[in-house]
RNA sequence: GCGGAGGGCCGGAUGACCGCGGGCGGCAGCGCCCGAGGAAAGUCCGGGCUCCAUGAGACAAGGGUGCCGGGUAACGCCCGGCCGGGGAAACCCGAGGGAAAGCGCCACAGAGAACAGACCGCCCUGCGUGCAGGGCAAGGGUGAAACGGUGGGGUAAGAGCCCACCGCGGACCGGGCAACCGGGACGGCACGGCAAGCCCCACCCGGAGCAAUGCCGAAUAGGGGCCUCGCGCGGGGCUGAUCCCCUCGGGGAUAUCGCCGCAGGGACGUCUCAGCCCGAGAGGCCCGGGUUGGCAGCUUGAUCCCGCGGGCAACCGCGGGACCAGAGGAAUGGUCAUCCAGGGCGGGAAACCGCCCGGACAGAACCCGGCUUACAGGCCCUCCGCGCGA
Numbered sequence: 001g002c003g004g005a006g007g008g009c010c011g012g013a014u015g016a017c018c019g020c021g022g023g024c025g026g027c028a029g030c031g032c033c034c035g036a037g038g039a040a041a042g043u044c045c046g047g048g049c050u051c052c053a054u055g056a057g058a059c060a061a062g063g064g065u066g067c068c069g070g071g072u073a074a075c076g077c078c079c080g081g082c083c084g085g086g087g088a089a090a091c092c093c094g095a096g097g098g099a100a101a102g103c104g105c106c107a108c109a110g111a112g113a114a115c116a117g118a119c120c121g122c123c124c125u126g127c128g129u130g131c132a133g134g135g136c137a138a139g140g141g142u143g144a145a146a147c148g149g150u151g152g153g154g155u156a157a158g159a160g161c162c163c164a165c166c167g168c169g170g171a172c173c174g175g176g177c178a179a180c181c182g183g184g185a186c187g188g189c190a191c192g193g194c195a196a197g198c199c200c201c202a203c204c205c206g207g208a209g210c211a212a213u214g215c216c217g218a219a220u221a222g223g224g225g226c227c228u229c230g231c232g233c234g235g236g237g238c239u240g241a242u243c244c245c246c247u248c249g250g251g252g253a254u255a256u257c258g259c260c261g262c263a264g265g266g267a268c269g270u271c272u273c274a275g276c277c278c279g280a281g282a283g284g285c286c287c288g289g290g291u292u293g294g295c296a297g298c299u300u301g302a303u304c305c306c307g308c309g310g311g312c313a314a315c316c317g318c319g320g321g322a323c324c325a326g327a328g329g330a331a332u333g334g335u336c337a338u339c340c341a342g343g344g345c346g347g348g349a350a351a352c353c354g355c356c357c358g359g360a361c362a363g364a365a366c367c368c369g370g371c372u373u374a375c376a377g378g379c380c381c382u383c384c385g386c387g388c389g390a
Stems, first nucleotide, its partner, number of pairs: 001386010012339007020035006037361001041372002044370005049209004062205005067081005082096001083094004097200002102198002104194003119140002121136007148166006167189001168187002172183004213296004223287007235278007244266004248261003303322008340359001342357006
């Protein structure tokens, strides 16, 4: 110098004027202080907090997580490691438990896709010389995958049939907290793949969310209860009386009724009267709920910065310092000037000069820890490979 890998950070600056939200001070005019992000976003995980449900706990159902160790309040996050895959390397990627518990699936092609199978072939026998019977699975072919691989022996041809190495398997020894790694012997191969299909195993998990939730309190309208007045017209019910009907008795004239009876019975048909109750009306007092409103929740917190110590690291501990929007459908903006990056045009041999454009993604709404996604442009650090120079 070129090419590549990993990580971190910034993401316009300053000033003036006008304005917006919050707080403090002031009787007031007004003054002072503070005012978005690394993602405030998606709302995908994990918590705090509040209410509801249940109360040790366990089990079932449903959901989630899934190599090992550590970190953490917790996590599906982070750190360190292991294994597998990719790369020459730095480094990157992996839902990475169990397929000898059971079920299911394995397209197309192919003879055969899981208790294997024979298309082309190879070998033997027979003869009618291109067919029949039998043996084989080494070679060819299909496929993502063909029932261990390579080499040798063996054989009619072959085959773990036998042997060596590799693979595989269950034990053993050594190392490591562990995942796992290494080793020598043994077993002749029995055990294909898929669990991001059901399933099995281990561990975790109540539900709803700040429009959660708590407190305060009117006016008006409506609901409920109690008391008082008023029952004047009208309505409903109960009791009693009267009226009415029948029987008996009396009177009258030895008389059917009409008359009389505090004698008995009936009918509730009508009217009237009395008392009580219901209902309706007026007034007063009390109670609980709702609409609307106010206050709390609300920002001091698993907080941030610096230093020291522990740890490979994530992170943890100690000491010192700081206070950093907190409001309600919601403020955080605009203009101008100068500068800083960046881009374009013109002039110039170049240095440079002039003019113009111009700063991404986005936007707090109870609060934290993560993940994911968006992001113009720029800066810094570490590492790998190649080339050149000293």
This is a predicted structure of a 390-nucleotide RNA (Bacterial RNase P class A) from Gemmobacter sp. A source record names the gene rnpB. NCBI's taxonomy places the organism under Bacteria, Alphaproteobacteria, Rhodobacterales, Paracoccaceae, Gemmobacter. The model forms 92% of the base pairs in the Rfam consensus. It matches the Rfam family "Bacterial RNase P class A". The family's RNA type in Rfam is ribozyme. Gene Ontology terms of the family: tRNA processing, dimeric ribonuclease P complex and ribonuclease P activity. The family is grouped with related families in Rfam's "RNaseP clan".